[in-house]
Context: one part of a larger RNA
RNA sequence: UGACGGGGGCCUGCACAAGCGGUGGAGCAUGUGGUUUAAUUCGAUGCAACGCGAAGAACCUUACCUGGACUUGACAUGUGCCUGAAAGCCCUAGAGAUAGGGCCCCUCUUCGGAGCGGGUUCACAGGUGCUGCAUGGCUGUCGUCAGCUCGUGUCGUGAGAUGUUGGGUUAAGUCCCGCAACGAGCGCAACCCUUGCCCUUAGUUGCCAGCAGGUAAUGCUGGGCACUCUAGGGGUACUGCCGGUGAUAAAUCGGAGGAAGGCGGGGAUGAGGUCAAGUCAUCAUGGCCCUUACGUCCAGGGCUACACACGUGCUACAAUGGCCGGUAUAAAGGGUUACAAUACCGCGAGGUGGAGUCAAUCUCAAAAAGCCGGUCUCAGUUCGGAUUGCAGUCUGAAACUCGACUGCAUGAAGUUGGAAUCGCUAGUAAUCGCGGAUCAGCAACGCCGCGGUGAAUAUGUUCCCAGGCCUUGUACA
Numbered sequence: 001u002g003a004c005g006g007g008g009g010c011c012u013g014c015a016c017a018a019g020c021g022g023u024g025g026a027g028c029a030u031g032u033g034g035u036u037u038a039a040u041u042c043g044a045u046g047c048a049a050c051g052c053g054a055a056g057a058a059c060c061u062u063a064c065c066u067g068g069a070c071u072u073g074a075c076a077u078g079u080g081c082c083u084g085a086a087a088g089c090c091c092u093a094g095a096g097a098u099a100g101g102g103c104c105c106c107u108c109u110u111c112g113g114a115g116c117g118g119g120u121u122c123a124c125a126g127g128u129g130c131u132g133c134a135u136g137g138c139u140g141u142c143g144u145c146a147g148c149u150c151g152u153g154u155c156g157u158g159a160g161a162u163g164u165u166g167g168g169u170u171a172a173g174u175c176c177c178g179c180a181a182c183g184a185g186c187g188c189a190a191c192c193c194u195u196g197c198c199c200u201u202a203g204u205u206g207c208c209a210g211c212a213g214g215u216a217a218u219g220c221u222g223g224g225c226a227c228u229c230u231a232g233g234g235g236u237a238c239u240g241c242c243g244g245u246g247a248u249a250a251a252u253c254g255g256a257g258g259a260a261g262g263c264g265g266g267g268a269u270g271a272g273g274u275c276a277a278g279u280c281a282u283c284a285u286g287g288c289c290c291u292u293a294c295g296u297c298c299a300g301g302g303c304u305a306c307a308c309a310c311g312u313g314c315u316a317c318a319a320u321g322g323c324c325g326g327u328a329u330a331a332a333g334g335g336u337u338a339c340a341a342u343a344c345c346g347c348g349a350g351g352u353g354g355a356g357u358c359a360a361u362c363u364c365a366a367a368a369a370g371c372c373g374g375u376c377u378c379a380g381u382u383c384g385g386a387u388u389g390c391a392g393u394c395u396g397a398a399a400c401u402c403g404a405c406u407g408c409a410u411g412a413a414g415u416u417g418g419a420a421u422c423g424c425u426a427g428u429a430a431u432c433g434c435g436g437a438u439c440a441g442c443a444a445c446g447c448c449g450c451g452g453u454g455a456a457u458a459u460g461u462u463c464c465c466a467g468g469c470c471u472u473g474u475a476c477a
Base pairs, nucleotide, nucleotide: 001477002476003474004473005472007471008470009469010468011467012466013465015461016460019424020423021422022421023420026315027314028313029312030311031310032309033308034306035305042053043052064301065300066299067298068297069296070295073124077123078122080120081119082118083117084116088103089102090101091100092099093098106115107114108113126290127289129288130287131286135284136283137279138278139277140275142273147186148185149184150183151182152181153162154161155160166177167176168175192267193266194265195264197235198234199233200232201231202230203229206225207224208223211222212221213220238261241255242254243253244252245251317417321376322375323374324373325372326371327370333364334363335362338357339356343352344351345350383414388409389408390407391406392405393404394403430453431452432451433450434449435448436447
C1' cells in the first nucleotide's frame, strides 16, 4: 500500500421489512445431469451453465455412428506433359455416391500460340483434430457501482503519502466551503434516440369541420387541409420565480404557474481493473498432430433413447369461473418463389379460385380480456385437459424412427402445493390478446417486440445479501 475480520462509524440497492403474484406438489413442453446406446456430435457448470451457442435437428443442417466409395482430392493457386471436351438431356446397374452407353460436342488466331475445360505429375489442398493455461477479436461479471489515475509542487532514508482526506450536499470524486497543495485526464452529467405539450412547414395513399352531390350503407364523389394523423424544422424546464431551512454557500423542503418540476419516463452509452471467467466449433492465428485419412462424397441411422434427479416455462386445479349467442375498442409489424379479399365447397383443419397490392392505397386481420343476455350450482363436475383409438388436412422427393393441425371418441393426474425459494415500487406487478425474426413445414408453451385492462405496499434500516467511503486490528501478500 492492499486484502481480510462472526471490528467500529456513515451511506446505498426490491437487500430486508410492508405488499402483490409465483416456483417447489400435478400433467405437458424445453434444457441439463445421469444412465443407456453402434452413435446418442461438440461446447456452456455457483452467482455470471441448465427455453444457453441453436432467431427453426424428418433429408439437408451434421460436426456423431454403421455401411458403400474417392485419393492433387468437395475447394484455391502455380508447374510440366497429354487432350477437346466439359456441362446438360436420355437409357441401364445401384441405396445412392458412382459406373457404363447414347444424344450433343469449344472459341479467337498474325497459325507461333492464347482463352476456356478435361486427364495426368509435382508443389500443395483439406481437418468443426488438440491446446481459450500460447493468442487476436468478441463477450459475460462485479456494475451504470462511483470510482481509477497523471503532471508539477510539498512531506518521507524508502516503499509511499498528499491531491482523492475533513464539514455539508448529491443519483454521482455532483457541487460548495475548508485545507501544502495547484491543475489535468479517463469515468459521472450533458451532447444522441424515443415518449409526453405547443408552434410551424407539407397534405397523399391519411383526414372530413363547413359546402354540394349520391347510396341499402361506407370520405363513396366533387371539394377542402380546419381537425386527427404522418414526418421535417423549431420552442418548452433552468431550482428560472416566491417562501422556509442552511454557513451569506452548495443544496434541500414547501408553493405558484405549467402538458411536464427538480435527472419528467424509457433507451443507447459500461472508466481503470477482477475472475489464467467464456469462446481455437463464428472468424483469425502460434505451436502440435492426421495426410489412400483425424481429409472428401453418399445412403441409412443418431442428435428425439429413459429406472431416475435438477433448472426454466406452459396449462390447470374452477363460479372474480366454464360453455353458448350478441356486441365494442388497439398498437406495432410482415408481404412478389409473397400477402391474398369478395364468392363457392367442407362440421373443421383446409380446398377451388383469383380482385387488389412492391403497399399510410391492397392484404395478413378475427384483437382478446371487456360489456349485454342465457345456462351450469360446488361435483373430480358442462372444472381440467394428459393419454390413447379411428378418420382426415397441409408442407415436403419423403412425415416409420421423428412434423404441425382438424374432427369424432377416450377422458389421466390435479381440490392451491413440505422444507425452501424467485420477481416486482406505476402505466410497474398481475392479467389479456396481437405481431416479427428463423422458416418448405414445424415440435414456439421459447425469444424479441406491440398495445388493452390495470392494482397493493414502503412505518423504516435492527437483521440477511451485495456494494461504496472513512477508520481500527492483523503472526496474510

About this RNA
A computed fold for a 477-nucleotide part of an RNA from an uncultured prokaryote, annotated as small-subunit ribosomal RNA, 3' major domain. Rfam family: Bacterial small subunit ribosomal RNA.